[in-house]
RNA sequence: UUAGGCGAUCGGACAACUGCUAUAUUUAUGUAGAGGAAAGUCCGAGCACCGAUGAGAAAGGUGCCAGUUAACGGCUGGUCAGGGUAACUUGAAGGAAAGUGCCACAGAAAAUAUACCGCUAUUUUACGAUAGUAAGGGUGAAAAGGCGAGGUAAGAGCUCACCGCUUUGUUGGUAACAGCAAAGGCAUGGUAAACCCCACCUGGUGAAAGGCCAUAUAGAAAGGAAAUGGAUCAUCUCAUAUCCAAGUACUUCGGGUAGGCCGCUUGAGCUUAAUGGUAACAUUAAGCCUAGAUAGAUAGUUGUCAGUGUUUAUCACUACAGAACUCGGCUUAUAGAUCGCCUAAAUUA
Numbered sequence: 001u002u003a004g005g006c007g008a009u010c011g012g013a014c015a016a017c018u019g020c021u022a023u024a025u026u027u028a029u030g031u032a033g034a035g036g037a038a039a040g041u042c043c044g045a046g047c048a049c050c051g052a053u054g055a056g057a058a059a060g061g062u063g064c065c066a067g068u069u070a071a072c073g074g075c076u077g078g079u080c081a082g083g084g085u086a087a088c089u090u091g092a093a094g095g096a097a098a099g100u101g102c103c104a105c106a107g108a109a110a111a112u113a114u115a116c117c118g119c120u121a122u123u124u125u126a127c128g129a130u131a132g133u134a135a136g137g138g139u140g141a142a143a144a145g146g147c148g149a150g151g152u153a154a155g156a157g158c159u160c161a162c163c164g165c166u167u168u169g170u171u172g173g174u175a176a177c178a179g180c181a182a183a184g185g186c187a188u189g190g191u192a193a194a195c196c197c198c199a200c201c202u203g204g205u206g207a208a209a210g211g212c213c214a215u216a217u218a219g220a221a222a223g224g225a226a227a228u229g230g231a232u233c234a235u236c237u238c239a240u241a242u243c244c245a246a247g248u249a250c251u252u253c254g255g256g257u258a259g260g261c262c263g264c265u266u267g268a269g270c271u272u273a274a275u276g277g278u279a280a281c282a283u284u285a286a287g288c289c290u291a292g293a294u295a296g297a298u299a300g301u302u303g304u305c306a307g308u309g310u311u312u313a314u315c316a317c318u319a320c321a322g323a324a325c326u327c328g329g330c331u332u333a334u335a336g337a338u339c340g341c342c343u344a345a346a347u348u349a
Base pairs, nucleotide, nucleotide: 001345002344003343004342005341006340007339008338009337010336012305013304014303015302016301017300018299020033021032022031023030024029035320039331040330042329043328044327045326046325047206048205049204050203052240053239054238055237056236057235059202060201061200062199063198064078065077066076067075068074079093080091081090082089083088094197095196099195100194101191102190103189116137117136118133119132120131121130122129123128145163146162148160149159150158164186165184166183167182168181169180170179171178172177210262211261212260213259219253221252222251223250229244230243231242232241269288270287271286272285273284274283275282276281306318307317308316309315
C1' cells in the first nucleotide's frame, strides 16, 4: 500500500420564534417528550384471568460438554465435524446391533446383495462347455475397510507390516474428548431436517388481559336431571374430595351496555468504579429517573456550522425507518462517515 476477518460509534449539531402532550408549583415559569432496530410476532418470561387436588396419557419443543441467566430454542467458553493459506466462520452435533420404511436411473448386483467384461484350470478341430475367482476394468452419490509386500493355477486378511475398526487397560481433562499400550482378522453400506427409540422440558388466553363506577334494557323464552346417580378442570382418562331434591344445579336461544377512571410506567432498570472470573456474567459502593398518548402528542419556520455532490457564486441532499403493558433475546432492513485489533501478499528502511 492492497485484499480479507472480527468488533464498536455516529447517522446531524447550535440558537431564536411559534405550536402540541405530560408533570410540578411560586399561575407564570421550569423539567421531560419516538429506535438501533421502535420492524417481524420467531422464542422466553413478568403481570392478570380461567381450574378442587393428584397421577397418567395425548400433543408439542429441545438434543455434544461445562458455565451463566428470572427463563429461553439465548449468550460465553470448550470438544468434534465441514469450509478457508490464515485471521476466522458454519453446524438440524443423542441412537442405524429394538423395529419399520427408502436408496430413482444406470449397473451383473443397492444389503442374509453379484459375475457384465476380464483372469486361471480342464475339455473341444473350432464355436463353445464345466469349475474357480472378486485383485483389475465398467455403471453409479455409494459396490464385501485402505495401501504395500509375500503367497496362489489365477486371486482373496489367505499371511505379514502400517493405517482404520472393536475390546481391555492406562495417562490428561469437571466433562464432551484426546494420547499411549496390548489383544483380536475384525462389520451385511447409507439415510432419523424419514417414521421411530432414548433423555430432559412444557396448561390456555392476552392489555381489545383484567378491575371499579355510572347508565341502560327484555327474559311471564325453550329444554331439564338423579343415589351402585348426577354435577364440578385448563385436551382426554383414572383416583380422591366437594356439592346436589325442583322447574333447582345445568344447557340452548334472544336483548341491553359504544361513557368515565384504573391497569399506564421505579424497572429481573440505567451509568460509573472496585473485586472475582478466559469470558458471558456476578457481588459491593456511589450517582441518575429518561414519553405515557387514547382517533392517538413528541412539530414547523429562520439563521449559522459539519458532511457529500457540483459550475467560483450558488443550489440540492443526508440511509432503514416512528412508541401503544413491560422486559431478555433472535431474525430482517440500513446511503454514508469514523475508530480499534487481527490475517495474507508485495515493496522500502
Molecule: Bacterial RNase P class A
Organism: Chloroflexota bacterium